Molecule: Bacterial RNase P class A
RNA sequence: UGAGUAGAGCAAAUGGUCGCGGCUGGCUGUCCGAAAGGUGCCAGACGAGGAAAGUCCGGGCUUCACAGGGCAGGAUGCCGGAUAACGUCCGGCGGAGGCGACUCCAGAGAUAGUGCAACAGAAAUGAACCGCCCGGCAUAUACACCUCAGGGGGCAUAUGCCGGGUAAGGGUGGAAGGGCAGUGUAAGAGACUACCGUCCGUCCGGUAACGGACGGAGCAUAUGUAAACCUCAUCCGAAGCAAGACCGAAUCAAAGCAUAUGGCGGCCCGUCAGCUUUAGGUAGGUCGCUCGAACCUGGCGGCAACGCCAGGUCUGGAUAGAUGACCAUUCACGACAUAACCCGGCUUACCGCUCUGCUCACAUA
Numbered sequence: 001u002g003a004g005u006a007g008a009g010c011a012a013a014u015g016g017u018c019g020c021g022g023c024u025g026g027c028u029g030u031c032c033g034a035a036a037g038g039u040g041c042c043a044g045a046c047g048a049g050g051a052a053a054g055u056c057c058g059g060g061c062u063u064c065a066c067a068g069g070g071c072a073g074g075a076u077g078c079c080g081g082a083u084a085a086c087g088u089c090c091g092g093c094g095g096a097g098g099c100g101a102c103u104c105c106a107g108a109g110a111u112a113g114u115g116c117a118a119c120a121g122a123a124a125u126g127a128a129c130c131g132c133c134c135g136g137c138a139u140a141u142a143c144a145c146c147u148c149a150g151g152g153g154g155c156a157u158a159u160g161c162c163g164g165g166u167a168a169g170g171g172u173g174g175a176a177g178g179g180c181a182g183u184g185u186a187a188g189a190g191a192c193u194a195c196c197g198u199c200c201g202u203c204c205g206g207u208a209a210c211g212g213a214c215g216g217a218g219c220a221u222a223u224g225u226a227a228a229c230c231u232c233a234u235c236c237g238a239a240g241c242a243a244g245a246c247c248g249a250a251u252c253a254a255a256g257c258a259u260a261u262g263g264c265g266g267c268c269c270g271u272c273a274g275c276u277u278u279a280g281g282u283a284g285g286u287c288g289c290u291c292g293a294a295c296c297u298g299g300c301g302g303c304a305a306c307g308c309c310a311g312g313u314c315u316g317g318a319u320a321g322a323u324g325a326c327c328a329u330u331c332a333c334g335a336c337a338u339a340a341c342c343c344g345g346c347u348u349a350c351c352g353c354u355c356u357g358c359u360c361a362c363a364u365a
Base pairs, nucleotide, nucleotide: 001361002360003359004358005357006356007355008354009353010352012330013329014328015327016326017325018324020047021046023044024043025042026041027040031038032037049336053347054346056345057344058343059342060341061240062239063238064237073236074235075234076233077232078092079091080090081089082088093107094105095104096103097102108231109230113229114228115225116224117223129170130169131166132165133164134163135162136161137160138159139158140157141156143154145152146151178196179195181193182192183191197219198217199216200215201214202213203212204211205210244287245286246285247284253278254277255276256275257274261273262272263271264270294313295312296311297310298309299308300307301306331334
C1' cells in the first nucleotide's frame, strides 16, 4: 500500500422564530367551584430509537386457579459457567469451511419399532444385469488314438443352453451392505493378516463434554431421513395494563318520610311529583404510570459473560393520543423508522461516517 476479519461508537451540525406535551414556579380584574383547585396567561429547564419495529422467546407486575400424582399439549437437547429468567450470552469440546485472522452447526437416539426415499438401476436392504469361475449337454473347428473304412472316440478352443459359485471389476444412483493393500482361491469373499474406521474394556489427563495410550471383538451395530411419527431426558398453571384497584353522576329499582306542599275540577283512597337512604357500578374520574434487575464515572474480582463497592444523575408518560414547522449558515446533502405498563434478549430494516484489535500478500528500511 492492497485485500480481508472481529468489535465499538455516531445517526447531519450550529443559531433564531412559531407551535405541541407533561412538570415546576408565579399571576388571575374576568369564567367554573363551598374549598382545594380547574380554566386562562407568563417564565423556566426538559421531551423517542439503535432498532422505539416484528411481537418470536424469557422475566417483573396484576387477576383467576392451585393437596398430591398422572394423561394430553408445547418447548428445549455436547459440557461448564453467567443471569431474576431464557430458546439469550460467555468460555470450552466435537464436526465442517478458510493459507490465515476467523466463521458456521437444531450438536441426544437410525445396535426399540413404523413410515418415506422421485428418476436411474437387475436389485434400495440384505441385491447376480454385465463380467469372472466351475460342472453338464449340444454344435463347430484343430490335433492325437483305434478301425472291419461305414465310423468310434480323447483332449483343447469357440459359440449356445442348463445348473451352481462369486460382491474383486463394470454400469445406475445422493447412497450398493466398512475402506484399502496383501495372503488365499476354480474365481472370489473379514475366509485370514497389517493399517485406518467402528464397537467394547482398562489405565492416564481433564470439574465435564472429550482427548491420549494399551488391549480385545472380524464388524449381523453398519444407506439416508427424527424442525417425519416415535423413544429418552429436562422445563412449562391460564390470561394479559382494554391486566387490574378505587371513587362515582343521570336514569332505572327498592325502602322510608309528612299533622306543612303541587298536578289528576271539591273531599277520601290511590297515583304522579317532592325529600331522605340503600343497592348496582353505566357515563366520567383517580390510581396502576414510570426510580428502574435504571444510567454515568471510578475502583476491585473474573479469560469472559457478569458480579461487588464508592460517588454522581433524574432523563417522555399521552388517552384522539405531544416531540413538529419555517428561516439563515455550513457539509460528506442526510438511511431505516416514531414510545402507549416496564425490563433482558433474539430476529428483521438501514444513506453513510469514524475508531480499535488481528490476519494474509507485496514493497522499502